[in-house]
RNAcentral holds the sequence, with entries from MGnify. Predicted 3D model of a 160-nucleotide RNA (Lysine riboswitch aptamer) from a bovine gut metagenome. Its Rfam family is "Lysine riboswitch aptamer". Its family is annotated with lysine biosynthetic process in the Gene Ontology. Model confidence (mean pLDDT): 78 of 100.
């Protein structure tokens, strides 16, 4: 270097169902208030906000199931760029997710606390801490083995 493998509450993908989001947003009707509202333009009709009634979602996030692909699986943090989307029309700002590039963190899942994300007490993220687990190194021990300490996936095992 190539190929094949292992870890286990292991990782990812789209699909289906369910709950949540939410009786919320949108939309319609009525009513009250503002009066051109980021810039420009515009209306007897716009736009914004409150309340009542009617109708009533979705995305993101979660979970279950089978299937598929896998074992840096993959996830996350940060930064840059691009196009997209959100208005009455155009523009700007901001938000949102998407795609691509750079830098960084993590062996794996799990539990607790704190911070920030999130509609959320879900969930995941960052930091710290705990035990567990695979693996290698060193030491002790044994008939098999078991155990202490340390390391990191740029690792480990097998074959060439």
């Nucleotide at each position: 270097g190539a190929u094949a493998g292992a870890g286990g509450c292991g990782c990812g993908g789209g699909g289906u169902a369910c709950a949540u989001c939410a009786g919320u947003a949108c939309c319609g009707u009525g009513u009250c208030g503002g009066u051109u509202c980021g810039g420009c333009a515009a209306a007897u009709c716009g736009c914004c906000g409150g309340c009542a009634c009617g109708c009533g979602a979705a995305a993101g996030g979660g979970c279950a199931c089978a299937c598929c692909g896998c074992c840096g699986a993959a996830a996350c943090c940060u930064u840059c760029a691009a196009a997209g989307u959100u208005c009455u029309g155009c523009c700007a700002a901001a938000g949102c997710g998407u795609u691509g590039g750079g830098g960084g963190u993590u062996g794996g899942g799990u539990c607790g606390c704190a911070g920030g994300g999130g509609a959320a007490c879900a969930c995941g993220u960052u930091g710290c801490g705990g035990a567990c687990u695979g693996u290698c190194g060193c030491g002790a021990u044994u008939a098999a083995u078991u155990u202490g300490c340390g390391g990191a996936g740029u690792g480990c095992u097998a074959u060439c």